RNA sequence: UCAUGAAAAUAGCAAACUUAUUGAAAAAUAAGGACGCAAAGCUACGGGUCUAAUGUUCAAAAAAAGCGAUGAUCGCCGGGCUGCCAAA
Repeated sequence: UCAUGAAAAUAGCAAACUUAUUGAAAAAUAAGGACGCAAAGCUACGGGUCUAAUGUUCAAAAAAAGCGAUGAUCGCCGGGCUGCCAAA
RNA backbone atom coordinates (compact mmCIF):
# COMPACT_ATOMS: atom_id res chain seq x y z
P U A 1 -0.91 3.91 3.57
O5' U A 1 -0.95 2.91 2.32
C5' U A 1 -0.71 3.40 1.00
C4' U A 1 -0.69 2.26 0.00
C3' U A 1 -1.93 1.37 0.00
O3' U A 1 -2.97 1.96 -0.77
C1' U A 1 0.00 0.00 0.00
P C A 2 -4.51 1.64 -0.32
O5' C A 2 -4.74 0.13 -0.75
C5' C A 2 -4.76 -0.22 -2.14
C4' C A 2 -4.77 -1.74 -2.31
C3' C A 2 -5.91 -2.46 -1.60
O3' C A 2 -7.13 -2.40 -2.34
C1' C A 2 -3.89 -3.60 -1.19
P A A 3 -8.52 -2.38 -1.50
O5' A A 3 -8.61 -3.85 -0.89
C5' A A 3 -8.93 -4.95 -1.75
C4' A A 3 -8.66 -6.28 -1.05
C3' A A 3 -9.55 -6.57 0.16
O3' A A 3 -10.81 -7.11 -0.23
C1' A A 3 -7.30 -7.00 0.72
P U A 4 -12.11 -6.71 0.64
O5' U A 4 -11.82 -7.31 2.10
C5' U A 4 -11.78 -8.73 2.29
C4' U A 4 -11.28 -9.05 3.69
C3' U A 4 -12.15 -8.49 4.81
O3' U A 4 -13.23 -9.36 5.09
C1' U A 4 -9.86 -8.02 5.25
P G A 5 -14.60 -8.74 5.66
O5' G A 5 -14.24 -8.39 7.18
C5' G A 5 -13.85 -9.44 8.05
C4' G A 5 -13.50 -8.87 9.42
C3' G A 5 -14.68 -8.21 10.11
O3' G A 5 -14.69 -8.54 11.49
C1' G A 5 -12.91 -6.64 9.88
P A A 6 -15.86 -9.45 12.04
O5' A A 6 -15.39 -9.90 13.50
C5' A A 6 -14.91 -8.92 14.38
C4' A A 6 -13.93 -9.56 15.34
C3' A A 6 -13.64 -8.67 16.54
O3' A A 6 -14.61 -8.86 17.55
C1' A A 6 -11.60 -9.44 15.58
P A A 7 -15.26 -7.54 18.24
O5' A A 7 -14.12 -7.04 19.23
C5' A A 7 -13.62 -7.92 20.22
C4' A A 7 -12.32 -7.38 20.78
C3' A A 7 -12.40 -5.93 21.24
O3' A A 7 -12.87 -5.84 22.57
C1' A A 7 -10.47 -6.26 19.90
P A A 8 -14.05 -4.83 22.91
O5' A A 8 -13.56 -3.51 22.17
C5' A A 8 -13.55 -2.28 22.89
C4' A A 8 -12.13 -1.77 23.00
C3' A A 8 -11.98 -0.27 22.79
O3' A A 8 -12.23 0.43 23.99
C1' A A 8 -10.38 -1.41 21.47
P A A 9 -13.26 1.64 24.01
O5' A A 9 -12.39 2.83 23.38
C5' A A 9 -11.19 3.24 24.04
C4' A A 9 -10.35 4.09 23.11
C3' A A 9 -11.08 5.23 22.42
O3' A A 9 -11.25 6.35 23.27
C1' A A 9 -9.75 4.08 20.84
P U A 10 -12.52 7.29 23.09
O5' U A 10 -12.11 8.17 21.81
C5' U A 10 -10.95 9.01 21.90
C4' U A 10 -10.62 9.59 20.53
C3' U A 10 -11.76 10.35 19.86
O3' U A 10 -11.88 11.67 20.35
C1' U A 10 -10.70 8.90 18.29
P A A 11 -13.29 12.17 20.92
O5' A A 11 -14.06 12.68 19.62
C5' A A 11 -14.97 11.83 18.93
C4' A A 11 -14.77 12.00 17.43
C3' A A 11 -16.05 12.05 16.62
O3' A A 11 -16.67 13.33 16.64
C1' A A 11 -14.57 10.51 15.63
P G A 12 -18.26 13.45 16.77
O5' G A 12 -18.77 12.82 15.39
C5' G A 12 -18.37 13.43 14.15
C4' G A 12 -18.70 12.54 12.98
C3' G A 12 -20.18 12.31 12.73
O3' G A 12 -20.76 13.43 12.07
C1' G A 12 -19.02 10.26 12.54
P C A 13 -22.23 13.90 12.49
O5' C A 13 -23.18 12.92 11.67
C5' C A 13 -23.02 12.79 10.25
C4' C A 13 -23.65 11.50 9.77
C3' C A 13 -25.13 11.36 10.04
O3' C A 13 -25.90 12.03 9.07
C1' C A 13 -24.00 9.33 10.57
P A A 14 -27.21 12.82 9.54
O5' A A 14 -28.19 11.67 10.04
C5' A A 14 -28.62 10.66 9.13
C4' A A 14 -29.29 9.53 9.88
C3' A A 14 -30.60 9.96 10.52
O3' A A 14 -31.64 9.03 10.22
C1' A A 14 -29.13 9.02 12.16
P A A 15 -33.10 9.55 9.88
O5' A A 15 -33.92 8.18 9.82
C5' A A 15 -33.52 7.17 8.90
C4' A A 15 -34.11 5.84 9.32
C3' A A 15 -35.58 5.89 9.70
O3' A A 15 -36.42 5.84 8.55
C1' A A 15 -34.38 4.65 11.32
P A A 16 -37.68 6.82 8.46
O5' A A 16 -38.65 6.31 9.62
C5' A A 16 -39.24 5.02 9.53
C4' A A 16 -39.82 4.62 10.88
C3' A A 16 -40.85 5.56 11.46
O3' A A 16 -42.14 5.35 10.89
C1' A A 16 -39.32 4.92 13.14
P C A 17 -43.00 6.61 10.45
O5' C A 17 -43.22 7.43 11.81
C5' C A 17 -43.99 6.88 12.87
C4' C A 17 -43.80 7.68 14.14
C3' C A 17 -44.11 9.17 14.01
O3' C A 17 -45.50 9.43 14.10
C1' C A 17 -42.05 8.89 15.14
P U A 18 -46.11 10.66 13.30
O5' U A 18 -45.64 11.93 14.15
C5' U A 18 -46.07 12.10 15.49
C4' U A 18 -45.43 13.33 16.11
C3' U A 18 -45.55 14.59 15.27
O3' U A 18 -46.83 15.21 15.43
C1' U A 18 -43.34 14.38 16.09
P U A 19 -47.47 15.99 14.20
O5' U A 19 -46.64 17.36 14.15
C5' U A 19 -46.69 18.27 15.24
C4' U A 19 -45.66 19.38 15.07
C3' U A 19 -45.68 20.08 13.73
O3' U A 19 -46.71 21.05 13.65
C1' U A 19 -43.44 19.59 14.34
P A A 20 -47.39 21.33 12.22
O5' A A 20 -46.29 22.20 11.46
C5' A A 20 -45.96 23.51 11.94
C4' A A 20 -44.75 24.06 11.20
C3' A A 20 -44.86 24.07 9.68
O3' A A 20 -45.60 25.17 9.22
C1' A A 20 -42.75 23.22 10.32
P U A 21 -46.43 24.98 7.83
O5' U A 21 -45.31 24.99 6.70
C5' U A 21 -44.53 26.16 6.47
C4' U A 21 -43.35 25.85 5.57
C3' U A 21 -43.72 25.31 4.19
O3' U A 21 -44.12 26.35 3.29
C1' U A 21 -41.94 24.04 5.10
P U A 22 -45.16 25.98 2.11
O5' U A 22 -44.29 25.12 1.10
C5' U A 22 -43.20 25.73 0.40
C4' U A 22 -42.42 24.70 -0.39
C3' U A 22 -43.26 23.86 -1.35
O3' U A 22 -43.58 24.56 -2.55
C1' U A 22 -41.73 22.46 -0.19
P G A 23 -45.04 24.30 -3.21
O5' G A 23 -44.96 22.81 -3.77
C5' G A 23 -44.07 22.50 -4.85
C4' G A 23 -43.98 21.00 -5.04
C3' G A 23 -45.32 20.29 -5.25
O3' G A 23 -45.82 20.45 -6.56
C1' G A 23 -44.00 19.07 -3.71
P A A 24 -47.35 20.85 -6.76
O5' A A 24 -48.09 19.55 -6.21
C5' A A 24 -49.51 19.54 -6.04
C4' A A 24 -50.05 18.14 -6.29
C3' A A 24 -49.35 17.05 -5.48
O3' A A 24 -49.99 16.87 -4.23
C1' A A 24 -49.45 16.43 -7.78
P A A 25 -49.12 16.67 -2.91
O5' A A 25 -48.60 15.17 -3.03
C5' A A 25 -49.50 14.08 -2.82
C4' A A 25 -48.96 12.81 -3.47
C3' A A 25 -47.70 12.25 -2.83
O3' A A 25 -48.03 11.37 -1.78
C1' A A 25 -47.41 12.39 -5.18
P A A 26 -47.02 11.11 -0.57
O5' A A 26 -45.82 10.28 -1.24
C5' A A 26 -45.92 8.88 -1.43
C4' A A 26 -44.79 8.38 -2.33
C3' A A 26 -43.39 8.51 -1.74
O3' A A 26 -43.06 7.39 -0.94
C1' A A 26 -43.41 9.40 -3.93
P A A 27 -42.60 7.62 0.58
O5' A A 27 -41.57 8.83 0.49
C5' A A 27 -40.19 8.61 0.15
C4' A A 27 -39.65 9.81 -0.59
C3' A A 27 -38.85 10.81 0.25
O3' A A 27 -37.50 10.38 0.40
C1' A A 27 -40.41 11.98 -1.07
P A A 28 -36.66 10.84 1.70
O5' A A 28 -36.35 12.38 1.39
C5' A A 28 -35.47 12.74 0.32
C4' A A 28 -35.48 14.25 0.10
C3' A A 28 -35.00 15.07 1.28
O3' A A 28 -33.58 15.18 1.28
C1' A A 28 -37.03 15.97 0.45
P U A 29 -32.78 15.28 2.67
O5' U A 29 -33.10 16.78 3.15
C5' U A 29 -32.62 17.89 2.39
C4' U A 29 -33.16 19.19 2.95
C3' U A 29 -32.98 19.38 4.44
O3' U A 29 -31.66 19.82 4.76
C1' U A 29 -35.18 19.96 3.84
P A A 30 -31.01 19.32 6.15
O5' A A 30 -31.77 20.17 7.26
C5' A A 30 -31.64 21.59 7.28
C4' A A 30 -32.56 22.20 8.33
C3' A A 30 -32.52 21.55 9.70
O3' A A 30 -31.40 22.00 10.46
C1' A A 30 -34.75 21.91 9.06
P A A 31 -30.77 20.99 11.55
O5' A A 31 -31.84 20.98 12.72
C5' A A 31 -32.06 22.16 13.49
C4' A A 31 -33.22 21.99 14.45
C3' A A 31 -33.16 20.75 15.33
O3' A A 31 -32.28 20.91 16.44
C1' A A 31 -35.33 20.98 14.44
P G A 32 -31.50 19.62 17.00
O5' G A 32 -32.64 18.74 17.70
C5' G A 32 -33.26 19.22 18.89
C4' G A 32 -34.54 18.45 19.17
C3' G A 32 -34.38 17.00 19.57
O3' G A 32 -34.00 16.85 20.93
C1' G A 32 -36.17 17.22 18.02
P G A 33 -33.01 15.64 21.33
O5' G A 33 -33.74 14.34 20.81
C5' G A 33 -34.94 13.86 21.43
C4' G A 33 -35.46 12.64 20.69
C3' G A 33 -34.47 11.49 20.67
O3' G A 33 -34.65 10.71 21.85
C1' G A 33 -35.34 11.87 18.46
P A A 34 -33.47 9.72 22.35
O5' A A 34 -33.74 8.39 21.52
C5' A A 34 -32.79 7.36 21.46
C4' A A 34 -33.04 6.53 20.20
C3' A A 34 -31.92 5.52 19.94
O3' A A 34 -32.50 4.37 19.32
C1' A A 34 -32.09 7.02 18.11
P C A 35 -32.64 3.01 20.21
O5' C A 35 -32.79 1.87 19.09
C5' C A 35 -34.09 1.45 18.69
C4' C A 35 -34.08 0.93 17.26
C3' C A 35 -32.83 0.21 16.82
O3' C A 35 -32.78 -1.13 17.29
C1' C A 35 -33.57 1.67 15.10
P G A 36 -31.36 -1.85 17.52
O5' G A 36 -30.96 -2.37 16.06
C5' G A 36 -29.62 -2.31 15.60
C4' G A 36 -29.57 -1.56 14.27
C3' G A 36 -28.18 -1.41 13.68
O3' G A 36 -27.82 -2.56 12.92
C1' G A 36 -29.24 0.69 13.69
P C A 37 -26.27 -2.99 12.83
O5' C A 37 -25.65 -1.91 11.84
C5' C A 37 -26.11 -1.83 10.49
C4' C A 37 -25.45 -0.66 9.78
C3' C A 37 -23.93 -0.70 9.78
O3' C A 37 -23.46 -1.53 8.73
C1' C A 37 -24.68 1.48 10.36
P A A 38 -22.34 -2.62 9.06
O5' A A 38 -21.01 -1.73 8.89
C5' A A 38 -19.77 -2.39 8.72
C4' A A 38 -18.81 -1.47 8.00
C3' A A 38 -17.48 -2.13 7.69
O3' A A 38 -16.93 -1.54 6.50
C1' A A 38 -17.14 -0.31 9.14
P A A 39 -17.30 -2.23 5.14
O5' A A 39 -18.16 -1.13 4.41
C5' A A 39 -17.64 0.17 4.23
C4' A A 39 -18.45 1.18 5.05
C3' A A 39 -19.75 1.60 4.36
O3' A A 39 -20.73 1.86 5.37
C1' A A 39 -18.39 3.49 4.75
P A A 40 -22.29 1.52 5.05
O5' A A 40 -23.15 2.77 5.53
C5' A A 40 -23.15 3.98 4.76
C4' A A 40 -24.08 5.02 5.40
C3' A A 40 -23.70 5.41 6.84
O3' A A 40 -24.07 6.76 7.08
C1' A A 40 -25.80 4.30 6.83
P G A 41 -22.92 7.87 7.44
O5' G A 41 -21.97 7.93 6.16
C5' G A 41 -22.43 8.55 4.97
C4' G A 41 -21.42 9.55 4.46
C3' G A 41 -21.67 10.01 3.04
O3' G A 41 -22.55 11.11 3.02
C1' G A 41 -19.43 9.30 3.23
P C A 42 -23.76 11.12 1.98
O5' C A 42 -23.04 11.48 0.60
C5' C A 42 -22.40 12.73 0.42
C4' C A 42 -21.57 12.74 -0.84
C3' C A 42 -22.30 12.37 -2.12
O3' C A 42 -23.05 13.45 -2.65
C1' C A 42 -20.24 11.23 -2.03
P U A 43 -24.38 13.18 -3.43
O5' U A 43 -23.92 12.38 -4.73
C5' U A 43 -23.22 13.05 -5.79
C4' U A 43 -22.76 12.05 -6.84
C3' U A 43 -23.88 11.31 -7.57
O3' U A 43 -24.39 12.08 -8.64
C1' U A 43 -22.17 9.78 -6.92
P A A 44 -25.94 12.36 -8.77
O5' A A 44 -26.50 11.00 -9.43
C5' A A 44 -26.08 10.64 -10.73
C4' A A 44 -26.77 9.36 -11.18
C3' A A 44 -28.00 9.61 -12.04
O3' A A 44 -28.00 8.69 -13.14
C1' A A 44 -28.59 8.27 -10.17
P C A 45 -27.12 9.09 -14.46
O5' C A 45 -26.02 7.94 -14.43
C5' C A 45 -25.14 7.81 -15.53
C4' C A 45 -24.54 6.41 -15.57
C3' C A 45 -25.55 5.29 -15.39
O3' C A 45 -26.23 4.97 -16.59
C1' C A 45 -23.66 4.90 -14.01
P G A 46 -27.76 4.41 -16.53
O5' G A 46 -27.58 2.89 -16.10
C5' G A 46 -26.99 1.96 -17.02
C4' G A 46 -26.95 0.57 -16.41
C3' G A 46 -28.26 0.08 -15.83
O3' G A 46 -29.17 -0.40 -16.81
C1' G A 46 -26.53 -0.35 -14.29
P G A 47 -30.74 -0.23 -16.59
O5' G A 47 -31.09 -1.21 -15.39
C5' G A 47 -31.09 -2.62 -15.60
C4' G A 47 -31.12 -3.38 -14.28
C3' G A 47 -32.40 -3.24 -13.48
O3' G A 47 -33.47 -4.02 -14.00
C1' G A 47 -30.55 -3.06 -12.04
P G A 48 -34.96 -3.48 -13.86
O5' G A 48 -35.29 -3.54 -12.30
C5' G A 48 -35.42 -4.81 -11.65
C4' G A 48 -35.44 -4.64 -10.15
C3' G A 48 -36.64 -3.90 -9.58
O3' G A 48 -37.78 -4.75 -9.48
C1' G A 48 -34.66 -3.09 -8.57
P U A 49 -39.24 -4.17 -9.74
O5' U A 49 -39.51 -3.21 -8.49
C5' U A 49 -39.65 -3.75 -7.19
C4' U A 49 -39.59 -2.65 -6.14
C3' U A 49 -40.64 -1.55 -6.29
O3' U A 49 -41.89 -1.93 -5.75
C1' U A 49 -38.51 -0.57 -5.91
P C A 50 -43.22 -1.31 -6.35
O5' C A 50 -43.20 0.19 -5.81
C5' C A 50 -43.31 0.48 -4.43
C4' C A 50 -43.17 1.96 -4.17
C3' C A 50 -44.12 2.85 -4.97
O3' C A 50 -45.42 2.88 -4.39
C1' C A 50 -41.94 3.76 -5.02
P U A 51 -46.68 3.00 -5.33
O5' U A 51 -46.65 4.53 -5.76
C5' U A 51 -46.81 5.55 -4.79
C4' U A 51 -46.50 6.91 -5.39
C3' U A 51 -47.34 7.29 -6.59
O3' U A 51 -48.58 7.85 -6.18
C1' U A 51 -45.04 7.76 -7.01
P A A 52 -49.89 7.51 -7.05
O5' A A 52 -49.59 8.20 -8.46
C5' A A 52 -49.45 9.61 -8.53
C4' A A 52 -48.89 10.01 -9.88
C3' A A 52 -49.91 9.90 -11.01
O3' A A 52 -50.03 11.14 -11.69
C1' A A 52 -47.81 8.89 -11.59
P A A 53 -51.42 11.65 -12.20
O5' A A 53 -51.10 13.18 -12.55
C5' A A 53 -50.89 14.13 -11.51
C4' A A 53 -49.94 15.21 -11.97
C3' A A 53 -50.08 15.56 -13.44
O3' A A 53 -51.06 16.56 -13.63
C1' A A 53 -47.79 15.17 -12.91
P U A 54 -52.11 16.41 -14.85
O5' U A 54 -51.27 16.86 -16.13
C5' U A 54 -50.83 18.20 -16.24
C4' U A 54 -49.78 18.33 -17.33
C3' U A 54 -50.12 17.70 -18.67
O3' U A 54 -51.03 18.47 -19.45
C1' U A 54 -47.88 17.21 -18.10
P G A 55 -52.24 17.74 -20.16
O5' G A 55 -51.54 16.51 -20.91
C5' G A 55 -50.88 16.72 -22.15
C4' G A 55 -50.11 15.49 -22.57
C3' G A 55 -50.94 14.36 -23.14
O3' G A 55 -51.26 14.59 -24.51
C1' G A 55 -49.37 13.48 -21.60
P U A 56 -52.72 14.21 -25.04
O5' U A 56 -52.71 12.61 -25.09
C5' U A 56 -51.83 11.93 -25.97
C4' U A 56 -51.74 10.46 -25.60
C3' U A 56 -53.08 9.73 -25.61
O3' U A 56 -53.45 9.33 -26.92
C1' U A 56 -51.88 9.18 -23.64
P U A 57 -55.02 9.16 -27.28
O5' U A 57 -55.42 7.76 -26.64
C5' U A 57 -54.85 6.56 -27.16
C4' U A 57 -55.33 5.37 -26.35
C3' U A 57 -56.84 5.25 -26.21
O3' U A 57 -57.42 4.62 -27.35
C1' U A 57 -55.79 4.88 -24.10
P C A 58 -58.86 5.09 -27.84
O5' C A 58 -59.84 4.56 -26.68
C5' C A 58 -60.05 3.15 -26.54
C4' C A 58 -60.89 2.89 -25.29
C3' C A 58 -62.20 3.66 -25.25
O3' C A 58 -63.22 2.95 -25.94
C1' C A 58 -61.09 3.82 -23.15
P A A 59 -64.08 3.75 -27.03
O5' A A 59 -65.09 4.58 -26.13
C5' A A 59 -66.04 3.92 -25.32
C4' A A 59 -66.57 4.88 -24.27
C3' A A 59 -67.12 6.19 -24.83
O3' A A 59 -68.47 6.08 -25.26
C1' A A 59 -65.68 6.63 -23.01
P A A 60 -68.83 6.46 -26.75
O5' A A 60 -68.73 8.04 -26.76
C5' A A 60 -68.72 8.74 -28.01
C4' A A 60 -69.12 10.19 -27.80
C3' A A 60 -68.32 10.92 -26.71
O3' A A 60 -67.13 11.49 -27.25
C1' A A 60 -70.66 11.28 -26.39
P A A 61 -65.83 11.45 -26.34
O5' A A 61 -66.14 12.54 -25.22
C5' A A 61 -66.22 13.93 -25.57
C4' A A 61 -66.70 14.75 -24.38
C3' A A 61 -65.89 14.55 -23.10
O3' A A 61 -64.75 15.39 -23.09
C1' A A 61 -68.21 14.38 -22.62
P A A 62 -63.51 14.94 -22.15
O5' A A 62 -64.06 15.19 -20.69
C5' A A 62 -63.69 14.32 -19.64
C4' A A 62 -64.69 14.44 -18.51
C3' A A 62 -64.34 13.61 -17.28
O3' A A 62 -63.43 14.29 -16.44
C1' A A 62 -66.60 13.25 -17.87
P A A 63 -62.20 13.46 -15.82
O5' A A 63 -62.87 12.45 -14.79
C5' A A 63 -63.56 12.96 -13.64
C4' A A 63 -64.36 11.86 -12.99
C3' A A 63 -63.55 10.63 -12.58
O3' A A 63 -62.94 10.80 -11.32
C1' A A 63 -65.51 9.96 -13.74
P A A 64 -61.43 10.26 -11.07
O5' A A 64 -61.58 8.67 -11.16
C5' A A 64 -62.27 7.96 -10.14
C4' A A 64 -62.56 6.55 -10.58
C3' A A 64 -61.33 5.74 -11.00
O3' A A 64 -60.65 5.18 -9.88
C1' A A 64 -63.02 5.50 -12.64
P A A 65 -59.06 5.09 -9.89
O5' A A 65 -58.77 4.05 -11.07
C5' A A 65 -59.13 2.68 -10.92
C4' A A 65 -58.99 1.94 -12.23
C3' A A 65 -57.60 1.97 -12.86
O3' A A 65 -56.73 1.02 -12.27
C1' A A 65 -59.21 2.49 -14.51
P G A 66 -55.14 1.33 -12.20
O5' G A 66 -54.68 1.09 -13.70
C5' G A 66 -54.78 -0.20 -14.28
C4' G A 66 -54.51 -0.15 -15.76
C3' G A 66 -53.13 0.35 -16.16
O3' G A 66 -52.15 -0.67 -16.04
C1' G A 66 -54.77 1.36 -17.53
P C A 67 -50.65 -0.27 -15.60
O5' C A 67 -50.08 0.48 -16.90
C5' C A 67 -49.92 -0.23 -18.12
C4' C A 67 -49.54 0.72 -19.24
C3' C A 67 -48.27 1.52 -18.99
O3' C A 67 -47.12 0.77 -19.34
C1' C A 67 -49.99 2.94 -19.84
P G A 68 -45.80 0.90 -18.39
O5' G A 68 -45.40 2.43 -18.54
C5' G A 68 -44.92 2.94 -19.79
C4' G A 68 -44.85 4.46 -19.72
C3' G A 68 -44.08 5.02 -18.54
O3' G A 68 -42.69 5.09 -18.84
C1' G A 68 -46.18 6.10 -18.66
P A A 69 -41.66 4.16 -18.01
O5' A A 69 -41.43 4.97 -16.68
C5' A A 69 -40.13 5.50 -16.38
C4' A A 69 -40.00 6.91 -16.93
C3' A A 69 -38.68 7.56 -16.57
O3' A A 69 -38.30 8.47 -17.60
C1' A A 69 -40.48 8.78 -15.60
P U A 70 -36.70 8.66 -17.90
O5' U A 70 -36.40 10.10 -17.33
C5' U A 70 -35.70 11.09 -18.08
C4' U A 70 -36.10 12.45 -17.52
C3' U A 70 -36.60 12.39 -16.07
O3' U A 70 -36.15 13.55 -15.36
C1' U A 70 -38.28 13.29 -17.45
P G A 71 -35.47 13.37 -13.90
O5' G A 71 -36.72 13.35 -12.91
C5' G A 71 -37.32 14.58 -12.49
C4' G A 71 -38.22 14.35 -11.29
C3' G A 71 -37.57 13.62 -10.13
O3' G A 71 -36.81 14.51 -9.31
C1' G A 71 -39.65 12.62 -10.58
P A A 72 -35.47 13.95 -8.60
O5' A A 72 -35.99 12.86 -7.55
C5' A A 72 -36.72 13.30 -6.41
C4' A A 72 -37.23 12.10 -5.63
C3' A A 72 -36.16 11.20 -5.05
O3' A A 72 -35.64 11.72 -3.84
C1' A A 72 -37.88 9.90 -6.04
P U A 73 -34.11 11.43 -3.46
O5' U A 73 -34.11 9.89 -3.02
C5' U A 73 -34.80 9.47 -1.86
C4' U A 73 -34.88 7.95 -1.80
C3' U A 73 -33.54 7.24 -1.78
O3' U A 73 -33.01 7.18 -0.46
C1' U A 73 -35.01 6.20 -3.33
P C A 74 -31.62 7.94 -0.11
O5' C A 74 -30.48 7.01 -0.78
C5' C A 74 -30.52 5.59 -0.55
C4' C A 74 -29.14 5.01 -0.80
C3' C A 74 -28.03 5.65 0.02
O3' C A 74 -27.23 4.64 0.61
C1' C A 74 -27.40 5.49 -2.27
P G A 75 -26.63 4.82 2.07
O5' G A 75 -27.65 4.05 3.03
C5' G A 75 -27.90 2.65 2.85
C4' G A 75 -29.24 2.28 3.45
C3' G A 75 -30.42 3.03 2.86
O3' G A 75 -31.53 2.13 2.76
C1' G A 75 -30.38 3.32 5.20
P C A 76 -32.38 2.03 1.43
O5' C A 76 -31.98 0.61 0.81
C5' C A 76 -32.21 -0.60 1.51
C4' C A 76 -32.16 -1.74 0.53
C3' C A 76 -30.81 -1.95 -0.14
O3' C A 76 -29.91 -2.71 0.66
C1' C A 76 -32.52 -1.95 -1.78
P C A 77 -28.32 -2.48 0.52
O5' C A 77 -27.99 -3.20 -0.87
C5' C A 77 -28.15 -4.61 -0.99
C4' C A 77 -27.91 -5.06 -2.43
C3' C A 77 -26.58 -4.63 -3.04
O3' C A 77 -25.49 -5.42 -2.57
C1' C A 77 -28.30 -4.28 -4.60
P G A 78 -24.03 -4.72 -2.39
O5' G A 78 -23.56 -4.47 -3.90
C5' G A 78 -23.18 -5.57 -4.72
C4' G A 78 -23.12 -5.18 -6.18
C3' G A 78 -22.05 -4.17 -6.57
O3' G A 78 -20.74 -4.75 -6.63
C1' G A 78 -24.07 -3.60 -7.63
P G A 79 -19.44 -3.86 -6.29
O5' G A 79 -19.38 -2.80 -7.50
C5' G A 79 -19.06 -3.26 -8.82
C4' G A 79 -19.16 -2.13 -9.81
C3' G A 79 -18.23 -0.94 -9.57
O3' G A 79 -16.91 -1.21 -10.04
C1' G A 79 -20.40 -0.14 -10.04
P G A 80 -15.65 -0.67 -9.18
O5' G A 80 -15.72 0.91 -9.41
C5' G A 80 -15.51 1.46 -10.71
C4' G A 80 -15.72 2.96 -10.68
C3' G A 80 -14.93 3.71 -9.62
O3' G A 80 -13.59 3.96 -10.02
C1' G A 80 -17.17 4.43 -9.58
P C A 81 -12.40 3.92 -8.93
O5' C A 81 -12.63 5.27 -8.09
C5' C A 81 -12.44 6.53 -8.72
C4' C A 81 -12.85 7.66 -7.79
C3' C A 81 -12.21 7.64 -6.41
O3' C A 81 -10.88 8.14 -6.42
C1' C A 81 -14.52 8.07 -6.19
P U A 82 -9.82 7.54 -5.37
O5' U A 82 -10.35 8.10 -3.96
C5' U A 82 -10.19 9.48 -3.65
C4' U A 82 -10.93 9.84 -2.39
C3' U A 82 -10.45 9.18 -1.10
O3' U A 82 -9.25 9.74 -0.59
C1' U A 82 -12.81 9.18 -1.16
P G A 83 -8.26 8.83 0.31
O5' G A 83 -9.07 8.64 1.68
C5' G A 83 -9.25 9.75 2.55
C4' G A 83 -10.15 9.39 3.70
C3' G A 83 -9.63 8.32 4.66
O3' G A 83 -8.68 8.84 5.56
C1' G A 83 -11.90 7.90 4.16
P C A 84 -7.64 7.86 6.30
O5' C A 84 -8.36 7.56 7.68
C5' C A 84 -8.60 8.63 8.60
C4' C A 84 -9.07 8.08 9.92
C3' C A 84 -8.24 6.92 10.47
O3' C A 84 -7.07 7.39 11.14
C1' C A 84 -10.54 6.42 10.66
P C A 85 -5.72 6.50 11.08
O5' C A 85 -6.02 5.24 12.01
C5' C A 85 -6.19 5.40 13.41
C4' C A 85 -6.68 4.11 14.05
C3' C A 85 -5.82 2.89 13.78
O3' C A 85 -4.71 2.83 14.66
C1' C A 85 -8.10 2.35 13.45
P A A 86 -3.27 2.31 14.13
O5' A A 86 -3.44 0.74 14.02
C5' A A 86 -3.54 -0.04 15.20
C4' A A 86 -4.26 -1.35 14.91
C3' A A 86 -3.48 -2.36 14.08
O3' A A 86 -2.64 -3.14 14.92
C1' A A 86 -5.71 -2.15 13.27
P A A 87 -1.69 -4.30 14.34
O5' A A 87 -2.53 -5.64 14.56
C5' A A 87 -2.54 -6.22 15.86
C4' A A 87 -3.37 -7.49 15.91
C3' A A 87 -3.02 -8.58 14.90
O3' A A 87 -1.85 -9.30 15.28
C1' A A 87 -5.39 -8.42 15.20
P A A 88 -0.94 -9.92 14.13
O5' A A 88 -1.84 -11.09 13.50
C5' A A 88 -2.05 -12.28 14.25
C4' A A 88 -3.06 -13.18 13.54
C3' A A 88 -2.68 -13.55 12.10
O3' A A 88 -1.79 -14.64 12.05
C1' A A 88 -4.93 -12.81 12.18
c-di-GMP-I riboswitch aptamer from Domibacillus indicus, 88 nucleotides, folded computationally. The sequence was found by an Rfam model in a public genome assembly. Its mean pLDDT, the model's own confidence on a scale to 100, is 87. The organism belongs to Domibacillus, within Bacteria.